[in-house]
The RNA shown here (small-subunit ribosomal RNA) has 1394 nucleotides and comes from an uncultured prokaryote. The coordinates come from a structure-prediction model, not an experiment, and the mean pLDDT is 85. The RNAcentral record of the sequence draws on ENA. Its Rfam family is "Bacterial small subunit ribosomal RNA".
RNA sequence: UUGAUCCUGGCUCAGAUUGAACGCUGGCGGCAGGCCUAACACAUGCAAGUCGAGCGGAAACGAUGGAAGCUUGCUUCUAGGCGUCGAGCGGCGGACGGGGGAGUAAUGCGCAGGAAUUUGCCCAGCAGUGGGGGAUAGCCCGGAGAAAUCCGGAUUAAUACCGCAUAAGCCCUAAGGGGGAAAGCAGGGGAUCUUCGGACCUUGCGCUAUUGGAUGAGCCUGCGUCGGAUUAGCUAGUUGGUGGGGUAAUGGCCUACCAAGGCAACGAUCCGUAGCUGGUCUGAGAGGAAGAUCAGCCACACUGGAACUGAGACACGGUCCAGACUCCUACGGGAGGCAGCAGUGGGGAAUAUUGGACAAUGGGCGCAAGCCUGAUCCAGCCAUGCCGCGUGAGUGAAGAAGGCCUUAGGGUUGUAAAGCACUUUCAGUAGGGAGGAAAAGUGUACGGUUAAUUACCCGUAUGCCGUGACGUUACCUACAGAAGCAGCACCGGCUAACUCCGUGCCAACAGCCGCGGUAAUACGGAGGGUGCAAGCGUUAAUCGGAAUUACUGGGCGUAAAGCGCGCGUAGGUGGUUUGAUAAGUUGGAUGUGAAAGCCCCGGGCUCAACCUGGGAACAAUUGCGUUCCAAACUGACAAGCUAGAGUAUGGUAGAGGAAGGUAGAAUUCCCUGUGUAGCGGUGAAAUGCGUAGAUAUAGGGAGGAAUACCAGUGGCGAAGGCGGCCUUCUGGACCAAUACUGACGCUGAGGUGCGAAAGCGUGGGGAGCAAACAGGAUUAGAUACCCUGGUAGUCCACGCCGUAAACGAUGUCAACUAGCCGUUGGGCCCCUUGAGGGUUUAGUGGCGCAGCUAACGCGAUAAGUUGACCGCCUGGGGAGUACGGCCGCAAGGCUAAAACUCAAAUGAAUUGACGGGGGCCCGCACAAGCGGUGGAGCAUGUUGUUUAAUUCGAUGCAAUGCGAAGAACCUUACCAUCCCUUGACAUCCUAGCAACUUGGUAGAGAUACCUUGGUGCCUUCGGGAACCUAGUGACAGGUGCUGCAUGGCUGUCGUCAGCUCGUGUCGUGAGAUGUUGGGUUAAGUCCCGCAACGAGCGCAACCCCUAUCUCUAGUUGCCAGCGAUUCGGUCGGGAACUCUAGAGAGACUGCCGGUGAUAAACCGGAGGAAGGUGGGGAUGACGUCAAGUCAUCAUGGCCCUUACGGCCAGGGCUACACACGUGCUACAAUGGCCGGUACAGAGGGUUGCCAAGCCGCGAGGUGGAGCUAAUCCCAGAAAGCCGGUCGUAGUCCGGAUUGGAGUCUGCAACUCGACUCCAUGAAGUCGGAAUCGCUAGUAAUCGCGAAUCAGCAUGUCGCGGUGAAUACGUUCCCGGGCCUUGUACACACCGCCC
Repeated sequence: UUGAUCCUGGCUCAGAUUGAACGCUGGCGGCAGGCCUAACACAUGCAAGUCGAGCGGAAACGAUGGAAGCUUGCUUCUAGGCGUCGAGCGGCGGACGGGGGAGUAAUGCGCAGGAAUUUGCCCAGCAGUGGGGGAUAGCCCGGAGAAAUCCGGAUUAAUACCGCAUAAGCCCUAAGGGGGAAAGCAGGGGAUCUUCGGACCUUGCGCUAUUGGAUGAGCCUGCGUCGGAUUAGCUAGUUGGUGGGGUAAUGGCCUACCAAGGCAACGAUCCGUAGCUGGUCUGAGAGGAAGAUCAGCCACACUGGAACUGAGACACGGUCCAGACUCCUACGGGAGGCAGCAGUGGGGAAUAUUGGACAAUGGGCGCAAGCCUGAUCCAGCCAUGCCGCGUGAGUGAAGAAGGCCUUAGGGUUGUAAAGCACUUUCAGUAGGGAGGAAAAGUGUACGGUUAAUUACCCGUAUGCCGUGACGUUACCUACAGAAGCAGCACCGGCUAACUCCGUGCCAACAGCCGCGGUAAUACGGAGGGUGCAAGCGUUAAUCGGAAUUACUGGGCGUAAAGCGCGCGUAGGUGGUUUGAUAAGUUGGAUGUGAAAGCCCCGGGCUCAACCUGGGAACAAUUGCGUUCCAAACUGACAAGCUAGAGUAUGGUAGAGGAAGGUAGAAUUCCCUGUGUAGCGGUGAAAUGCGUAGAUAUAGGGAGGAAUACCAGUGGCGAAGGCGGCCUUCUGGACCAAUACUGACGCUGAGGUGCGAAAGCGUGGGGAGCAAACAGGAUUAGAUACCCUGGUAGUCCACGCCGUAAACGAUGUCAACUAGCCGUUGGGCCCCUUGAGGGUUUAGUGGCGCAGCUAACGCGAUAAGUUGACCGCCUGGGGAGUACGGCCGCAAGGCUAAAACUCAAAUGAAUUGACGGGGGCCCGCACAAGCGGUGGAGCAUGUUGUUUAAUUCGAUGCAAUGCGAAGAACCUUACCAUCCCUUGACAUCCUAGCAACUUGGUAGAGAUACCUUGGUGCCUUCGGGAACCUAGUGACAGGUGCUGCAUGGCUGUCGUCAGCUCGUGUCGUGAGAUGUUGGGUUAAGUCCCGCAACGAGCGCAACCCCUAUCUCUAGUUGCCAGCGAUUCGGUCGGGAACUCUAGAGAGACUGCCGGUGAUAAACCGGAGGAAGGUGGGGAUGACGUCAAGUCAUCAUGGCCCUUACGGCCAGGGCUACACACGUGCUACAAUGGCCGGUACAGAGGGUUGCCAAGCCGCGAGGUGGAGCUAAUCCCAGAAAGCCGGUCGUAGUCCGGAUUGGAGUCUGCAACUCGACUCCAUGAAGUCGGAAUCGCUAGUAAUCGCGAAUCAGCAUGUCGCGGUGAAUACGUUCCCGGGCCUUGUACACACCGCCC
């Protein structure tokens, strides 16, 4: 992820962090950090010198003396005599310090050890420092060259170089012996000597030999140290030995000879990547990632190679060679190496000044002063990070203005601002002002040194002098004034924070889900809010969350995951007792684990960051080394045991395996006989076979394959698998009892064997069956399903293949943990001896407790509780694919990725929906019937087309005689034209005025102009109300859009029997239960049962009409009896009847019988006007269809405003090739026509219905009585009945169409009304496929009325008259209800999906 649920599982986010970068913004300070990329190339400057107290010396500078010249304060010369010192010889240092991380998976690093070495300067000890020699730079002269530089000659010094002497506690040695060093310089000095230089003595610094130490360095060993097996073998100085060489030193380090070793599945070799560590980031930890700054080690210095010098280098600022590159050149030849500090170009998303100083710390040289030091200390740049501070604080309601929102009232921004009274950190200005400074130098005093002293030198104390880059330092004080200082991101959920406008699947947003298609809290802006704050967001990266690689800490029946099954190697693991051991293990001690860092306790910067002292305990996380104690457990050792395992003996069952033989049934074929026309096959057929004799039937024969019944959740086997019978060979299992061996066991990476079917190779065999193939059917097609044939193959032998849903989708072994019921093979016990009972063991099945499981389920044959070992999994797709390797004759198998792509994919269960799944039931659903539609003409509606317009809507059922209960104008919304603009209509304001009206002219009219009449009502006399006109602006107006923004109303499923809730119970949960089940009903209607008990909306009833009766009442209705009569209930009268309209009665399965469970109920009957809801109506549950309606009305939003509003006249909605729906009239004789004659109900009527009479063939006209209606009128009901005619004909059927003449309504019948009369007389002879209605006063048929309406009905809504047929039944079609089942559907089969 789903409609919802639980799980599995991936994706994403919230946290912390960074050498960061980018966007917007930016006040101050402290402390840190700052080329992660091109180990790319580098201009320029600087980064390693120093020593005159080693030496010969004197190029430069200065002081002093002298000389010369003159210009009298300058120049030249002179004196190494002095301060000093270029170049040179010589010494020490340039092997440190500084840089960057290319290489390096081990010649490295880390931790712990080791022996065969060296070590300048330093410390300590011991012994020396005697006497000689020859050169050579420099300088000078000459030469070559552009230069760099080089050559020749002459001369010279040393702490440069070389011998001689001496020498050990040094080295070599054959143990006799042999070898082997040095250098001086400076200060001071009493005696003695002197060539007057000094010798000599002494102090200091040097020098030589040697020993020890310290420090540094070299070497060796163990352990640890990334990924890839799609890298499995690597190695010839390779592994070892001997001799020799080499080194400071061990060693194949090198060499000669000898041997054949060495490394590797505990991962050699090869490939890729990488400096390692202390530490850093994250994390609860274990871990994971990474190795900037700081510190230790390594390796490197343009690239590659090499040595020299030296204590130390194979040397960043040394040498040589080669290469690339750059530069100079006189073209002959030369020079260079920023991965030092700055800086430049380039690369890049990206990283600073060509700064100051040696004041401090440290280094080199020097006796020292000192010199050098881009090490270092400081400053500059950068919000790059961490930390701190500030941008004010108090009061202040008229809740200001403005903004935003609004239900128009108000709310919010918000005490926020303003105002009032305060403060002054930081920044600014001015002034003051620490610490970092100790040394050194120079005096004095004391002590040491010396044979000795007032020297020299050293030490101690003290005085003086004087050293700061930073630095305008930190810090302190004063001054002025709220003055100079806030942004960024977010506001749909995760995730704190909501409204308006704009936009309209556009523009955009987005970490994931997702948002945007006209009302966006998700886009853009605004107001408001939330969070951080000198920063805030984004991007990139790491860890976390992620138990999502699971050591801590996961899994594998169905979600990904048990190898198809055995045997077995390495490895892992292992019963029981005793002893000894001490490898593992436990404890103690000790060494080490650098410093810094983390942590704890303190201290210093005002705090903090930061810096710093200590750390017994903590850090310590458990590392490594040495050593001691212990001996439970594990290991190795020794000796035992028998419970594991195995062997022996005796039995048992079995489709276990291999080979050989054999039997019967059946199919097919062949031969013969009988026999005749079909057989065969299918849903139905055909192909096929058959008169040349099939099928069928009888007999005989051939051949191959397979073994009915028995037969069974029976048996055997490791699995695959195994089925007639007999024989031979052979494996395993089980049972019982004893004996023996003595842990011999389990698992099992690699390895090896077996391994269904299909397939392959060679050779046989071939009856049946049967891929491919052929034909026939089916079908839109049918490369299929069905049929007729048919080849490989299936069978046998031998050899390959090595895979299956090879499944129990469940690895093997062992132990433990309630029961019950079957079944197979053994054993034991008991008796009532039989189809007996009990018990035990080895298998094989069904239920089920605990427990487990996401659930389903598993449950001693575990998926429970444990142990041992192996295999396998880590989101879906790509893909079990590609490449590589191995195997195979091939087919193919085994091993096995990535790019890319998605936010899911999956499992189990739930509720629905669906099924050409099942069960039960219902409905004019089918069936049984009756009448229609579909064909004709016409009417009417619709599509389409046409048109200036043919206004708009309705569009499967559920639009189409629907909105429309009635379009000539109007209606009217449409079209073309003429006009109006506060408007035809409403409210408000101002001004004026009666309103209104007669006539005329123009115009199609609206309208315009002229004209006539008219001065109204109330009044407190001020004025007011109404109407009209004009003006201004608020506004009116809109049948304009959105029915997918809505209300209301309606259709439909459906008058179907359903839809839910509370509490309880069950389930981890969605949910279930109740509502299921057995009956019954029209009904979830009722009864019974039941973890359910109740309740609600529906059903039913209550309401209306109708059918019967009673009571009451009696006109306009009625008239039985009485009377009258004009014969009409007309009149008197009556209140009985009909009727009217009020009130009641009646029907409830109440009664009887049967069935049923004694229930509910059903069947039959009685009585009754009516009987099981009597008939009809109204009444429509939860909901479905974004169903219909913004054009009934109302209404949000949007749009138009001299027009999308309003007025007028004309046209259109009535068009017409077609197509569809709904109707009317017919096609005729159950009829048409003519004449006569009978019987309703329900309605309507004053702008109305309209009588009688008269006129007209008729529509109608005239007329005017009656009626505001049980009174009068519409109003003759028609079918029917009686009589006549027509005679099956396109007719005496049918009436369309057309011509003529009229009537009526209306301002007006042309487009475009209805009706009448005369004439005309079309199609049509019962309608294809298909389809509709109806179950009784129904269908069918007949007429009547009403609404709308001036007129216009075949439509609609009602009314009565006449008045049927059929229903066996529920298999099928359609729709529906309940239960159940499957599902990969949930927009729900009009689905999903390839």